[in-house]
RNA sequence: GUGGAUGUAGUUUAGUGGCAGAACGCAUGGUUGUGGCCCGUGUGGCGCGAGUUCGAUUCUCGCCAUUCACC
Numbered sequence: 001g002u003g004g005a006u007g008u009a010g011u012u013u014a015g016u017g018g019c020a021g022a023a024c025g026c027a028u029g030g031u032u033g034u035g036g037c038c039c040g041u042g043u044g045g046c047g048c049g050a051g052u053u054c055g056a057u058u059c060u061c062g063c064c065a066u067u068c069a070c071c
Base pairs, nucleotide, nucleotide: 001070002069003068004067005066006065007064010024011023012022013021018054025043026042027041028040029039030038047063048062049061050060051059
């Protein structure tokens, strides 16, 4: 340089146009002689910009980052 893939919570991830979910983590409460396990409650997210659409995490375009193959 050419062609692809991926980008969602602190982490690992689900979500084929209509309410953003889970697990772990974290905070707090219960339980316990203390801690852990366990139970209840809470916490926090769609890489950036534009377009299509009544409506976009989802479709299109550009950019950015990571990554794979080729050269």
Model confidence (mean pLDDT): 82 of 100. This is a predicted structure of a 71-nucleotide RNA (transfer RNA) from a Nanobdellota archaeon. Rfam family: tRNA. Rfam classes the family as a transfer RNA.